A computed fold for a 102-nucleotide RNA from Alkalibacter rhizosphaerae, annotated as Purine riboswitch aptamer. The coordinates come from a structure-prediction model, not an experiment, and the mean pLDDT is 75. It matches the Rfam family "Purine riboswitch aptamer". Rfam describes the family as follows. Riboswitches are metabolite binding domains within certain messenger RNAs that serve as precision sensors for their corresponding targets. Allosteric rearrangement of mRNA structure is mediated by ligand binding, and this results in modulation of gene expression. A class of riboswitches that selectively recognises guanine and becomes saturated at concentrations as low as 5 nM. In Bacillus subtilis, this mRNA motif is located on at least five separate transcriptional units that together encode 17 genes that are mostly involved in purine transport and purine nucleotide biosynthesis. It has also been shown that some members of this family are specific for adenine instead. On this family, see Mandal et al., Cell 2003: "Riboswitches Control Fundamental Biochemical Pathways in Bacillus subtilis and Other Bacteria". Lineage of the source: Bacteria > Bacillota > Clostridia > Eubacteriaceae > Alkalibacter.

RNA sequence: AUUUAUACAACAGAACCUUCUUAUAUAAAAUCAGGGAUAUGGCCUGAACGUCUCUACCGAAAAACCGGAAAUUUUUCGACUAUAAGAAGGAAACAUGCAUAU
Numbered sequence: 001a002u003u004u005a006u007a008c009a010a011c012a013g014a015a016c017c018u019u020c021u022u023a024u025a026u027a028a029a030a031u032c033a034g035g036g037a038u039a040u041g042g043c044c045u046g047a048a049c050g051u052c053u054c055u056a057c058c059g060a061a062a063a064a065c066c067g068g069a070a071a072u073u074u075u076u077c078g079a080c081u082a083u084a085a086g087a088a089g090g091a092a093a094c095a096u097g098c099a100u101a102u
Base pairs, nucleotide, nucleotide: 005102006101007100011097012096013094016090017089018088019087020086021085022084023083024082025081026056031047032046033045034044035043041066042065050057058078059077060076061075062074063073064072
């Protein structure tokens, strides 16, 4: 000097956990079947569809429309989920790096 093993404590630290932000997906949308309500009503169940995608596919408010029938319409606001990136924080361990000793 190198290699291996052990010890040690300090610093750093991928991964991990929590919260938040952003982006992408999806328009929380559109298509049907069966049943149900009826102006104090306008729903329920199921299927399929949409996503390089698992899940979800609803809620509230406002306005309209339907003169009693079988059908709803528009607007606004509000999420979850999947993936990716980022920020802040957390705890313990030792992937690892570096240093030291034998």